[in-house]
């Protein structure tokens, strides 16, 4: 002295799918019914490793959960800040 990774934070982008019925009730909800969505979370595999279980991704599948005017939320992506961190 610290680049990538990889964690956390903040700032910006961010998609689908009923603002359907029916009751409470005043709320940005609750309960039921029926239909849909998937990029919080979760859940499952292939190749390939071992070959006894078993290990093993995903933006893929599954919808448990979440969602379905807008708000929050939102995998993902940048940018910037703190941590970690191999070296020259």
């Nucleotide at each position: 002295g610290g680049a990538a990774c990889u964690g956390c934070g903040g700032c910006g982008g961010g998609a689908g799918a009923g603002u359907c019925c029916c009751g409470c009730g005043u709320c940005u909800g609750c309960g039921g019914g029926c239909g849909c969505c998937g990029a919080a979370g979760g859940a499952g595999c292939a190749a390939c490793c071992a070959c006894c279980c078993g290990g093993g991704a995903a933006u893929c599948u599954c919808u448990c959960a979440g969602g379905c005017c807008c708000a929050c939320a939102g995998a993902c992506c940048g940018c910037c800040g703190c941590a970690c961190g191999c070296g020259a």
Model confidence (mean pLDDT): 80 of 100.
The RNA shown here (Glycine riboswitch aptamer) has 88 nucleotides and comes from Rhodococcus sp. SMB37.
It matches the Rfam family "Glycine riboswitch aptamer". Clan: Glycine riboswitch clan.
Of the family's consensus pairs, 91% are formed in the model.